[in-house]
The part of an RNA shown here (small-subunit ribosomal RNA, 3' major domain) has 470 nucleotides and comes from an uncultured bacterium. RNAcentral holds the full RNA, with entries from ENA and SILVA.
Context: one part of a larger RNA
RNA sequence: UGACGGGGACCCGCACAAGCGGUGGAGCAUGUGGUUUAAUUCGAAGCAACGCGAAGAACCUUACCAAGUCUUGACAUACCGACGACGCAGGAGUAAAGUCCUGUUCUCUUCGGAGCGUCGGAUACAGGUGGUGCAUGGUUGUCGUCAGCUCGUGUCGUGAGAUGUUGGGUUAAGUCCCGCAACGAGCGCAACCCCUGUCCUUAGUAGCCAGCAGUAAGAUGGGAACUCUAGGGAGACUGUCGGGGAUAACCCGGAGGAAGGUGGGGAUGACGUCAAAUCAUCAUGCCCCCUUAUGAUUAGGGCUACACACGUGCUACAAUGGCGUAAACAAAGAGAAGCGAAGCCGCGAGGUCAGGCAAAUCUCAGAAAUAACGUCUCAGUUCGGAUUGCAGGGUGCAACUCGCCUGCAGGAAGCCGGAUGCGCUAGUAAUCGCAGAUCAGCAUGCUGCGGUGAAUACGUUCCCGGGUCU
Numbered sequence: 001u002g003a004c005g006g007g008g009a010c011c012c013g014c015a016c017a018a019g020c021g022g023u024g025g026a027g028c029a030u031g032u033g034g035u036u037u038a039a040u041u042c043g044a045a046g047c048a049a050c051g052c053g054a055a056g057a058a059c060c061u062u063a064c065c066a067a068g069u070c071u072u073g074a075c076a077u078a079c080c081g082a083c084g085a086c087g088c089a090g091g092a093g094u095a096a097a098g099u100c101c102u103g104u105u106c107u108c109u110u111c112g113g114a115g116c117g118u119c120g121g122a123u124a125c126a127g128g129u130g131g132u133g134c135a136u137g138g139u140u141g142u143c144g145u146c147a148g149c150u151c152g153u154g155u156c157g158u159g160a161g162a163u164g165u166u167g168g169g170u171u172a173a174g175u176c177c178c179g180c181a182a183c184g185a186g187c188g189c190a191a192c193c194c195c196u197g198u199c200c201u202u203a204g205u206a207g208c209c210a211g212c213a214g215u216a217a218g219a220u221g222g223g224a225a226c227u228c229u230a231g232g233g234a235g236a237c238u239g240u241c242g243g244g245g246a247u248a249a250c251c252c253g254g255a256g257g258a259a260g261g262u263g264g265g266g267a268u269g270a271c272g273u274c275a276a277a278u279c280a281u282c283a284u285g286c287c288c289c290c291u292u293a294u295g296a297u298u299a300g301g302g303c304u305a306c307a308c309a310c311g312u313g314c315u316a317c318a319a320u321g322g323c324g325u326a327a328a329c330a331a332a333g334a335g336a337a338g339c340g341a342a343g344c345c346g347c348g349a350g351g352u353c354a355g356g357c358a359a360a361u362c363u364c365a366g367a368a369a370u371a372a373c374g375u376c377u378c379a380g381u382u383c384g385g386a387u388u389g390c391a392g393g394g395u396g397c398a399a400c401u402c403g404c405c406u407g408c409a410g411g412a413a414g415c416c417g418g419a420u421g422c423g424c425u426a427g428u429a430a431u432c433g434c435a436g437a438u439c440a441g442c443a444u445g446c447u448g449c450g451g452u453g454a455a456u457a458c459g460u461u462c463c464c465g466g467g468u469c470u
Stems, first nucleotide, its partner, number of pairs: 007470007015460002019424003026315008034306002042053002064301002067298004073125001077124002079121006087104006106115003127290001128288001130287003136283002138278003141274001143272001148187006154163003167178003193266004198234007208223002212221002237260001240254005317417001321376005327370001333364003338357002343352003383414001388409006430452007
């Protein structure tokens, strides 16, 4: 000077408390450990690994295994020679790839050759998801969106260092005020950026419809008001009033206002810490290996195993419910090898035909919880849906290992879950659907979107983490 303390003082945070809902018990999904295996590829390991890399393992992917093949190689540059190839067609052979055979056949030209490509040869080399993240770059997590971390000059101290940055107040904040041997400054804080909440203005199609005509229908004529769209502006600044405070910063209450004291949300992550993570995104030093290989390629298998253990989720255990009937209301997205309407067929998944749409036009697209009516009447049930059988659908060379969906039958555990520990302070939790990326197909995951919409916070003694002074 730091770090630490079951030392002290002050302060903060869903940290506790006050509440609401879940986990842990059941079934299933998914990840991990373990075990098994020819292989179950590799990485991630308290918080900060475990629905993580993976925004999607049937083949491919794929890195793993057991086989079949190749050896200047699947890929790059360079040299020599031959050929006109490549491709297309046919054949032999194979599990497939490779391999072998036959036919046909380049372009430009100054006729020297050049270009392109194939084959053969020799060598330099290629290639490696092989090792080291404790050699590295880049990127990322974390403390933590916590309020801190420093510098110049001056001063003090023999010096390490101190001061400033401490103190009195205040703030979300090293935010600001006052004081002070300090005076200033930088990176952080805040603001500037985006979305959202109100109004004005410009514009009026593919969007809108008040008044007029008109219709089954904003379909149409028309209108430019409203909604909406997207450009520009206004608005909030403790500006104003009262009280408190040190006449300060600021705090409390009120008015006006769509909004009030950072309005709400996002992006934004200081100096650094953890030799944190990643050599398998990529790049890269060093090392190892390489023509019977740790490289390349082909088909098959595996990554999907299963006594078990753990994490994260989904569905439930029911009446605030299940089922049936007929009604209502979104937002945000996606679409051309795509979205696919209406009609018809099918109980259905879906099929058929095919209008429209590169989309404020058309399509996906029916929102679902909700409300109304009916039924069930507390049961392992008309709860619950696992597992299983049969019959089907679509995708795709191909659904056995190993995918998704539909119909019928059958119907398991489960009657609210021990110790424990998790999330959340408002349009939040809880609950309800919708869309997208990846993607041929495959979503209970992830990322977004809207609908309905609470309870509680006395307070800081205690648990955890953090900040300042000592």